[in-house]
Context: one part of a larger RNA
């Protein structure tokens, strides 16, 4: 060199398992509640099974018998029609008792007295003429009859329980008792109803959550058309005006500031002159715009009209914006003209669905009508504002599945704000003296040990603190060595420059690193090596299932908040390395 044997395990981002963390998914599944929408039980009611009484209240109808007061007017006149006669020894008037009514004036009823008259038409007065008599209504009332309503009361026969006979026993049948139209069922109502169900629970986002945001107007960013992004800098809207419009016409005016004078009168009131030239004002936000105006006033008014629409502007599409003429019917002006809302750009919501007004549409044999179509205006903080549904929160550490280094935690990398060391200047400290030592304000490296940004490899897996064990390296040296200053008498020190050969400690307490503490030491260096080193140990801590406090939540549950417990696989191919051997 090259080929063995035995050993180690530092590397092949080794093996094993399409990461379980994290994130995404209009995935999934499990819990949860005062998400949502059903539901199963329960509870109300009403009907059927479901019958009979008696009482009380109510209802309709039907019969008798009554009721009915505005003024005028003899007076308590319900309406209407017939009507000239009615009622009386079957006891009129009068009077007395009682009871109803009731507008307090008088209407009715019973009984008792009495013994023969009482009322009507007629005149006056009234819209209406006799309750004089008859009919039929109308309003309240009262008695009865019939149906039924609701509450109760008692029954039994339905129903339901129970006792005995019968049976092995159960049902059936007879039976005692009990309770009973109630309870049970059953159909339908209206609750109620995480028991149970099926669902939902946004997106953006220098990872996610939390916070913020989401539509529309304006300015800058925008690179002199237009357009243009960021959780980039700023602010707005979600209307308002018609009782003197803020709107249309005609006519007319010009506002603000500063400076001088002007009784009262002042910083600001009102009048004159000048200067600035738009600073004023334009309902509200910023831009732009405006002066015989878009601003400020009077006067008249309703163009804040109705059918239209040439040709544009914008845009991915729906949507928006602009607007030449015409006709028709106004306003204002002499007139020419101007007016389809406002000095412009915000003031906002498709589609469906139903209601509403109109309709010369159309309506199922036909005529109508329902419905239904056309046109016109409402009804959404649908604001997650192109709006998934009329309707919807949460939680998983019991968890799952598809992916994703398109995206977090760990290393690593890029960057070095932070950090950690140098160096420039040197105002000042240092009795005196900037520079022995130290240095403000400031400036300029370097290094990649902190903490961070970034999200480039790795999510079909690169195993995370701390220890043990085994160490290699850098020097910005902890000690040993050599030196140059010192505010270096000496000894001990300070600081700086040369140096990495060697060396750099044992305990207590914490899972610790680190850190206090103790006893030593010549010292008890700072860092890189995946915060070396788990196919080398280990597993105390973090960080899975199981428990508990404490906080927070209704609650399932949660907590860089604690406490107790908790499986650590891998027979080494090759690369390295170590012994040994053979060629």
């Nucleotide at each position: 060199c090259c080929c063995g044997c035995a050993a180690c395990a530092a590397g092949a981002c080794g093996g094993a398992a399409a990461g379980a963390c994290c994130c995404u998914a209009u995935g999934a599944a499990g819990c949860u509640u005062u998400a949502c929408u059903a539901u199963a039980g329960c509870g109300u009611g009403u009907c059927a099974u479901u019958g009979a009484u008696g009482c009380a209240a109510g209802a309709a109808u039907c019969u008798u018998u009554u009721u009915g007061u505005u003024u005028a007017g003899u007076a308590u006149a319900g309406g209407u029609g017939g009507g000239a006669g009615c009622c009386u020894u079957u006891g009129a008037a009068u009077c007395c008792u009682c009871g109803g009514c009731g507008c307090u004036a008088g209407c009715u009823g019973a009984g008792g007295u009495g013994g023969a008259g009482g009322c009507g038409a007629c005149a006056a007065g009234u819209g209406a003429a006799a309750u004089a008599c008859c009919a039929c209504c109308c309003u309240g009332a009262a008695a009865g009859a019939u149906u039924u309503u609701u509450g109760u009361u008692u029954c039994u026969a339905a129903c339901g329980a129970u006792u005995a006979u019968u049976u092995a026993a159960c049902c059936a049948a007879u039976u005692u008792u009990c309770g009973g139209a109630c309870a049970g069922u059953g159909g339908c109502u209206c609750g109620u109803g995480g028991g149970u169900a099926g669902u939902u629970u946004a997106a953006c986002u220098g990872g996610g959550g939390c916070g913020g945001u989401u539509g529309c107007c304006u300015c800058c960013u925008a690179a002199a058309u237009g357009g243009u992004a960021a959780c980039g800098g700023a602010g707005g809207c979600g209307u308002u005006u018609a009782u003197u419009a803020a709107g249309g016409u005609a006519u007319g005016c010009u506002u603000a500031g500063c400076u001088c004078c002007g009784a009262u009168g002042g910083a600001a009131a009102c009048g004159g002159a000048g200067c600035u030239g738009g600073a004023c004002g334009c309902g509200c936000a910023a831009a732009c715009g405006c002066a015989c105006a878009a601003g400020c006033a009077u006067g008249c008014u309703u163009g804040a009209c109705u059918g239209c629409a040439a040709g544009g502007c914008u845009g991915g599409c729906a949507c928006g914006c602009c607007g030449c003429g015409c006709a028709g019917a106004u306003a204002c002006g002499a007139a020419a003209g101007u007016a389809g809302a406002a000095g412009u750009u915000a003031g906002u919501g498709a589609u469906c669905c139903g209601a509403c007004c109109a309709u010369c549409c159309u309506u199922c044999g036909u005529g109508g009508a329902a419905g239904g179509g056309u046109g016109g205006a409402a009804g959404c903080u649908c604001a997650a504002c192109g709006g998934a549904u009329a309707a919807a929160a949460g939680u998983u550490a019991c968890u799952c599945u598809a992916g994703g280094g398109a995206u977090a935690a760990c290393a690593g990398g890029c960057u070095g704000a932070u950090c950690g060391c140098g160096c420039c200047c040197a105002a000042g400290c240092g009795u005196c003296c900037a520079u022995a030592g130290c240095g403000a304000c400031g400036g300029c490296g370097c290094g990649g040990u902190u903490u961070g940004g970034c999200a480039c490899c790795u999510c079909g897996a690169u195993g995370u603190c701390g220890g043990c064990u085994c160490a290699u390296c850098a020097c910005a040296u902890c000690c040993u060595g050599g030196g140059a200053c010192u505010g270096g008498a000496g000894a001990a020190g300070g600081c700086c420059c040369c140096a990495a050969g060697g060396g750099u400690u044992u305990g207590g307490c914490u899972g610790u690193u680190c850190g206090c503490c103790a006893a030593u030491u010549a010292a008890a260096g700072u860092g890189g090596u995946a915060c070396g080193c788990g196919a080398g140990c280990u597993g105390g801590g973090u960080u899975c299932a199981a428990a508990a406090c404490g906080u927070c939540g209704u609650g399932a549950g949660a907590c860089a908040g604690u406490u107790u417990g908790g499986u650590c696989c891998u027979u080494a191919u090759c690369u390295g390395u170590u012994g040994u051997g053979g060629g």
Annotation: The part of an RNA shown here (large-subunit ribosomal RNA, domain V) has 583 nucleotides and comes from a Candidatus Doudnabacteria bacterium. Taxonomically the source falls in Candidatus Doudnaibacteriota (Bacteria, Bacteria candidate phyla). The coordinates come from a structure-prediction model, not an experiment, and the mean pLDDT is 83.